[in-house]
RNA sequence: GCCCCGGUAGCUCAGUGGUAGAGCACUUCUCUCGUAAAGAAGGGGUCGAGGGUUCGAAUCCCUCCCGGGGCU
Numbered sequence: 001g002c003c004c005c006g007g008u009a010g011c012u013c014a015g016u017g018g019u020a021g022a023g024c025a026c027u028u029c030u031c032u033c034g035u036a037a038a039g040a041a042g043g044g045g046u047c048g049a050g051g052g053u054u055c056g057a058a059u060c061c062c063u064c065c066c067g068g069g070g071c072u
Stems, first nucleotide, its partner, number of pairs: 001071007010024004018055001026042005048064005
C1' cells in the first nucleotide's frame, strides 16, 4: 500500500429500509433475623464521525477514524 471482518446500553451481542432489543450488570420493591438466590418494577443508547440516496437509514452508497485478520 491492497483486501476482508468488526465498531449498537456499563459488558457480551441481536437487529440486513418503517418510531432500537435481549442476557448479564445497576436502582427500587417483595421475600429473609440478615445476606445470597428467586420474583416484580424501573433507569440507561447523538447506533464510531461526516456527507449522500430515500417519504423514511443502525440497515443502502461515498469519505474518514478506531480495532482485528490476511496478502505483497